Context: one part of a larger RNA
RNA sequence: CGUUUUGAUUCUUGAGGGGAGUUAUCUCUAGUACGAGAGGACCGAGAUGAGGAAACCUCUAGUGUGCCUGUUGUCACUCCAGUGGCAGCGCAGGGUAGCUACGUUUUUAUUUGAUAAGUGCUGAAAGCAUCUAAGCACGAAGCAGACCCCAAGAUUAGGAAUCUUUAAGACCCCAAGUAGACUACUUGGUUGAUAGGUUAGCAGUGUAAGUGCUGUAAGGCAUUUAGCUUACUAAUACUAAUGGUCAUCGUUGAGA
Numbered sequence: 001c002g003u004u005u006u007g008a009u010u011c012u013u014g015a016g017g018g019g020a021g022u023u024a025u026c027u028c029u030a031g032u033a034c035g036a037g038a039g040g041a042c043c044g045a046g047a048u049g050a051g052g053a054a055a056c057c058u059c060u061a062g063u064g065u066g067c068c069u070g071u072u073g074u075c076a077c078u079c080c081a082g083u084g085g086c087a088g089c090g091c092a093g094g095g096u097a098g099c100u101a102c103g104u105u106u107u108u109a110u111u112u113g114a115u116a117a118g119u120g121c122u123g124a125a126a127g128c129a130u131c132u133a134a135g136c137a138c139g140a141a142g143c144a145g146a147c148c149c150c151a152a153g154a155u156u157a158g159g160a161a162u163c164u165u166u167a168a169g170a171c172c173c174c175a176a177g178u179a180g181a182c183u184a185c186u187u188g189g190u191u192g193a194u195a196g197g198u199u200a201g202c203a204g205u206g207u208a209a210g211u212g213c214u215g216u217a218a219g220g221c222a223u224u225u226a227g228c229u230u231a232c233u234a235a236u237a238c239u240a241a242u243g244g245u246c247a248u249c250g251u252u253g254a255g256a
Base pairs, nucleotide, nucleotide: 001153007163008162009161010160011159012158016150017149018148019147022050023049024048025047026046027045028044034039051108052107053106054105055104056103060101061100062099063098067094068093069092070091071090072087073086074085075084076083077082111145112144113143118138119137120136121135169246170245171244172243173189174188175187176186177185194240195239196238197236198235199234200233201232203229204228205227210223211222212221213220214219
């Protein structure tokens, strides 16, 4: 831009396209059929895996450079104490959210139709025979459906509900993230929990500082399962979400 011709919001149909499609072992049937024996099934039923795929983070595990702790050297604040800077996050021990696999869950199922090679029925040409010439029936991991995803630019441009001229609605802008290179998408914009802050919790670390007691001292004990705490959960308008534009067609007038 088209599609319909007032303009929108939400939900859909599915022409068409894409994906998936795998496989092993064991048990039962059954030591049966078969076979002199040795050996040893078809068909059918069930179990457990391997490989592939998707999703997720409850568990396990990894990471986790603005979380906690220990500790070395050196410098600084302010001498002690207490802190901070630098040294690969200085090094080391843990670790929330998120991300992830080595983790978890699901799935690779079932079934229909038309067929291939092939197997047949009936059956003439050709009094017989013949699956074929007319006719009829089976038959594959393959084909077309069934399952999952996209999908009306499917120009044959589809359908439904609701709102709508007092516009409905959309956009710019702003607070953000379940989104993300940008854009787009999603949530919110005071009739508000969108982000920050605060409070409480979860979770992590592991018992802060100060003071007291004790020891010659390094230290230890008590106050104290303390203190601190990022991304998580909830509550709470304290801070920030100001403000603006377009919005059927035509005519006239005014202003720029």
Model confidence (mean pLDDT): 84 of 100. The part of an RNA shown here (large-subunit ribosomal RNA, domain VI) has 256 nucleotides and comes from a Candidatus Daviesbacteria bacterium. NCBI's taxonomy places the organism under Bacteria, Bacteria candidate phyla, Candidatus Daviesiibacteriota.